[in-house]
RNA sequence: AGACUUUAAAAAGCGCCUGAGCUCUCGGAGGAAUUUUCUUCGGGAGCUGACGAGGAUGGGGUUUAUCGAACUUUCGGCGGAUGCCCCACGGUGACCUGCCACCGUAAGAGGCCUACAAAACCGGCGAGCGAUCGCCGGGACAAAGGGGUCUUCAGCAGGAU
Numbered sequence: 001a002g003a004c005u006u007u008a009a010a011a012a013g014c015g016c017c018u019g020a021g022c023u024c025u026c027g028g029a030g031g032a033a034u035u036u037u038c039u040u041c042g043g044g045a046g047c048u049g050a051c052g053a054g055g056a057u058g059g060g061g062u063u064u065a066u067c068g069a070a071c072u073u074u075c076g077g078c079g080g081a082u083g084c085c086c087c088a089c090g091g092u093g094a095c096c097u098g099c100c101a102c103c104g105u106a107a108g109a110g111g112c113c114u115a116c117a118a119a120a121c122c123g124g125c126g127a128g129c130g131a132u133c134g135c136c137g138g139g140a141c142a143a144a145g146g147g148g149u150c151u152u153c154a155g156c157a158g159g160a161u
Stems, first nucleotide, its partner, number of pairs: 014079004019075001020048013051068003057088006089104005095159005108153002110150005121138007
């Protein structure tokens, strides 16, 4: 330096599964039927369980933490989390300091304008006995936030010039 093997990491609509639904299999019972099929109970092994957009100054606290899309479980639950609160620091409010309000380095609010999504759905390929999963192509449509713009609005006190 190269090759191989093993382990760890990867994520924040993220991870997980004791409920639930579904699949396969074994056993029991029952009904059709004649070599299969259906129902039900129990054991085992599995599958599903959030679609993107957006989101992190530092420390502490806290838990049902933003926005829309879709609508059979995106149900139910556990954990986590960039949310929220407090403090510190920082920004805007024409220079400084204190307080106050709103924010977080693209750092105040508002009006108007504005680019941008994925799943869904359709087709194909692949993995699996199956539930189902992965990939490729087609594919319309958001909101919050962002960007642009404005003769819009945005302090009080003291001080300096």